[in-house]
RNA sequence: GCCAACGUAGCUUAGAGGUAGAGCAGCCGAUUCGUAAUCGGCAGGUCAUGGGUUCGACUCCCAUCGUUGGCU
Repeated sequence: GCCAACGUAGCUUAGAGGUAGAGCAGCCGAUUCGUAAUCGGCAGGUCAUGGGUUCGACUCCCAUCGUUGGCU
């Protein structure tokens, strides 16, 4: 330099164009003599950035940035 995949909560990730979800971690509470475990609840997201298409975009298209892999 070329090609491909990926970028969503602190971490791991789901999400067929129509309300952004889960698990773990965190906080509060219940249970227990107490701890762990278990159970209930709460909070946490500029969906990498910018533009385009659309009534409507995490989702489709383009560019840029970043990460990983392959080729040279």

Predicted 3D model of a 72-nucleotide RNA (transfer RNA) from a Verrucomicrobiota bacterium.
RNAcentral holds the sequence, with entries from ENA.
The organism belongs to Verrucomicrobiota, within Bacteria.
Its mean pLDDT, the model's own confidence on a scale to 100, is 83.